[in-house]
C1' cells in the first nucleotide's frame, strides 16, 4: 500500500435465505434459604447492534465510505 476477518449489554458470546420483542450465560440490585457466609432458588436491571451514508414496506442482518482490533502478503 493490498486482501481478508472482526465491532451486538459492565465482560464473554449467539442472532442462518432480511420480518416483530435484540437474547443467553456472567456481572449489577432486591427478596427467598441459613445464627452467618457461600452455595442454591426467585424477582429485577440491562443496548445509539462502531460510526456515516444508501437499498428496502421493513436493515444487528443487505451495499458503499469511515473508524478500531486481528492475521496474511509487499
Nucleotide at each position: 500500500g493490498g486482501a481478508c476477518c472482526u465491532g451486538u449489554a459492565g465482560c464473554u458470546c449467539a442472532g442462518u435465505c432480511g420480518g416483530u420483542c435484540a437474547g443467553a450465560g456472567c456481572g449489577g440490585g432486591g427478596g427467598a434459604c441459613u445464627c452467618a457466609u457461600a452455595a442454591u432458588c426467585c424477582c429485577u436491571u440491562g443496548g445509539u447492534c462502531g460510526u456515516g451514508g444508501g437499498u428496502u414496506c421493513a436493515a444487528g442482518u443487505c451495499c458503499c465510505g469511515c473508524c478500531g482490533g486481528g492475521u496474511c502478503c509487499a